The RNA shown here (SAM riboswitch aptamer (S box leader)) has 110 nucleotides and comes from Planococcus donghaensis MPA1U2.
RNA sequence: UUCUUAUUUAGAGCAGGUGGAGGGACAAGCCCUAUGAUACCCGGCAACCGGUCCAGCAAUGGACACGGUGCUAAUUCUUGCAGUCAGAAACAAUGACUGAGAAAUAAGAA
Repeated sequence: UUCUUAUUUAGAGCAGGUGGAGGGACAAGCCCUAUGAUACCCGGCAACCGGUCCAGCAAUGGACACGGUGCUAAUUCUUGCAGUCAGAAACAAUGACUGAGAAAUAAGAA
């Protein structure tokens, strides 16, 4: 990097530290940001994998948070493709819903 599987409406600093202009994957929109973003450290959240313990014949379920990750503005911020519906003579635009796609993370494989 690619593929497979699973998950993505919960949770986590509105008084932590460093440092100083960008950031929210991409495009458009809409937002966040000197009342200090992104990033790093610390703290926190969660429990995907491993570990330990408990229950069970087993499948499995539960607890802890020790190791490996992850996450810590907004539903994955919204939409991006297709379909259905509303409205309309029809198309477009708009709105609602469904599915897919894309993205992120974990575990496994190449």
The model forms 89% of the base pairs in the Rfam consensus. It was read from a public genome assembly, where an Rfam model found it. Taxonomically the source falls in Planococcus donghaensis (Bacteria, Bacillati, Bacilli, Caryophanaceae).